[in-house]
This is a predicted structure of a 475-nucleotide part of an RNA (small-subunit ribosomal RNA, 5' domain) from an uncultured archaeon.
Context: one part of a larger RNA
RNA sequence: CCACUGCUAUUGGGGUCCGAUUAAGCCAUGCGAGUCAUGGGGCGCCUUGUGCGCACCGGCGGACGGCUCAGUAACACGUCGGUAACCUACCCUCGGGAGGGGGAUAACCCCGGGAAACUGGGGCUAAUCUCCCAUAGGUUUAGGGCACUGGAAGGUCCCUAAACCGAAAGGGGCUCUGCCCGCCCGAGGAUGGGCCGGCGGCCGAUUAGGUAGUUGGUGGGGUAACGGCCCACCAAGCCCAUAAUCGGUACGGGCAGUGAGAGCUGGAGCCCGGAGAUGGACACUGAGACACGGGUCCAGGCCCUACGGGGCGCAGCAGGCGCGAAACCUCCGCAAUGCUCGAAAGAGCGACGGGGGGACCCCAAGUGCCGUGGUACAACCACGGCUUUUCCGGAGUGUAAGAAGCUCCGGGAAUAAGGGCUGGGCAAGGCCGGUGGCAGCCGCCGCGGUAAUACCGGCGGCCCGAGUGGUGGCC
Repeated sequence: CCACUGCUAUUGGGGUCCGAUUAAGCCAUGCGAGUCAUGGGGCGCCUUGUGCGCACCGGCGGACGGCUCAGUAACACGUCGGUAACCUACCCUCGGGAGGGGGAUAACCCCGGGAAACUGGGGCUAAUCUCCCAUAGGUUUAGGGCACUGGAAGGUCCCUAAACCGAAAGGGGCUCUGCCCGCCCGAGGAUGGGCCGGCGGCCGAUUAGGUAGUUGGUGGGGUAACGGCCCACCAAGCCCAUAAUCGGUACGGGCAGUGAGAGCUGGAGCCCGGAGAUGGACACUGAGACACGGGUCCAGGCCCUACGGGGCGCAGCAGGCGCGAAACCUCCGCAAUGCUCGAAAGAGCGACGGGGGGACCCCAAGUGCCGUGGUACAACCACGGCUUUUCCGGAGUGUAAGAAGCUCCGGGAAUAAGGGCUGGGCAAGGCCGGUGGCAGCCGCCGCGGUAAUACCGGCGGCCCGAGUGGUGGCC
C1' cells in the first nucleotide's frame, strides 16, 4: 500500500474507488440509436394551412460511443522509420459540369396461407430509387518528349495510338435571370486507417533439434495495396546454444505501490494501443465490418407452440440467480459536455451530467469553554456564566427539478467515543477479586501446578482516535 474481517461510529468537502481476483458462468423485466416531413408518393385528423400526426420508399448515422481482459510471447505493444506497394464517407481549398430517354417497386387496393413468427399472388404509383444513351472524364497497354521531385523513376507532366470502363438530382424560400442547401468529375489538403521494417521488454535446456506452403524462383489468381496471402510448376532450401522448436505464464504501454536510492512488486480501474461479444465458421451491405443491441450455417444451452413451426444471446445501464471471504438503485434528466441526424427550430443518447447506497481513499471540523465550591491537584459532581460547528425550526440562495451546500435569523450544552494494549521485545499496575498445568493466553520468548503485574473480571494506567484491532498479499 491492497483485499477480506471483529468491535465501534457525529458532520462537511473532494476523488481516475465499488462483481477485476471465483464463473469470458447463466439470465426474468425495462431501457441503452436514431434522425431528416426542405428527397418521394400516400394515409389519418381538425382549428382548412407555410397546419399537425403516422407508417412506408429514400438519405445519413447504427464500424462511434459503452463493456470486458478470455485468448494472445505476437510486429500484440512501446519506440524509431518506410510505403518508388495503398485506401479514406463526412470536412476544407481550387478548377470544371449537370443534356436526353426509359423502368421497377413499397406504402395503398384486392384475394389468400399461418396458432404465432411471419408470408404468397394480382393491380396502381413517386423520388435525391434504378437503368440506358450522350458529353466530360477515367483505367490499362504501347511508342515518343525529357521538364519536375527524389538517394534512386516504375512517380508527376506533355504528345500520339489502341482497347476497355464511363458521371450528375434535385429541393427551398425570397430581397428572383441571382441567393441558400444539395448532386457529378478532376486536383490538392486534412483526418482516420491498411501494409512493411529496425530496435526493446517473462520463466523453463529435467524442452535440442525444428520446418512441406516449409525457404526461394518463374508464371498466374486475389487485394485498396506488397507479399507463399492463395494456386501450378521448378529448385532444396529456411530457422537454431546471441536458445530455434516445445512447455508454462501473461493483453502491452503511460503509469501505480514501496524504497534514501539502486531495486523489487503490480498493471482489472483513468488515458493510449490491441483483442473479444455463448463456442466456432462464413459472407452480404458499405468509404469503413467479416459487424456486442445486422445476416447465414454448425455446436451447446434456454424459451414459446395449436406439434406444422418459431424465438433468444446483459464482457451496455439497472436488476436477478449462481459462485464465493469478497463488491451498490430494476432512481432523475438531456439543463451542461459531447456525439448522430437536420437548412434550422429541434429530436435522440443508461455516453454523459446528477441524486441514492457502501467505515474505498484523501482533506477539514466537532463531541465544549470559564469561574467558584465539595478537596491539596486532576477527574467527577453541584452552582453560576460564556459560546453555537454538527442538532432543531424559519427565510433566501442554490438546482433541469429537487436535495446537499452556502448566507442570514431564532432555540438550546443541548445531539456526538471508541478500539487495542498494560511480563519482555513495547508506552502503561509487582492493585483487588476469581481460577488452580484446569479453564485459558501467546507473532516470538514464554505464562497457568493456591498470594498469577502474562488466564477471566473490576479499578487504575498507556497508545491511537471516528476510528481501532485481526487474517492474507506486496515492497
Model confidence (mean pLDDT): 86 of 100.